[in-house]
RNA sequence: CCAUCGAAAAGGCAAACCCCGGGUAACCGGGUGACGCAAAGCUACCUGUCCCGCCUUGGGGGGAUCGAGGGGCCGUCGAA
Numbered sequence: 001c002c003a004u005c006g007a008a009a010a011g012g013c014a015a016a017c018c019c020c021g022g023g024u025a026a027c028c029g030g031g032u033g034a035c036g037c038a039a040a041g042c043u044a045c046c047u048g049u050c051c052c053g054c055c056u057u058g059g060g061g062g063g064a065u066c067g068a069g070g071g072g073c074c075g076u077c078g079a080a
Stems, first nucleotide, its partner, number of pairs: 005078002012037002018031005035067001041073003045070003048065005054059002
């Protein structure tokens, strides 16, 4: 130094509940709050799950979720 790994410390993110707002909905933004997270950073590319139409009984379309798994890009610290 690289890979693996995850002790300590620093910094970071923020689940559920509740409040306000948006959306037909899944869900999203803000506030509050911390269950957790080394990628809980970014990306809907593949799979999964969920929502709404359509044709109709297994297909097709649109959407949501990256805090479901994988892929891609990028990346903090440094004990064993």
Predicted 3D model of an 80-nucleotide RNA (c-di-GMP-I riboswitch aptamer) from a Nitrospirota bacterium. Model confidence (mean pLDDT): 85 of 100. Of the family's consensus pairs, 100% are formed in the model.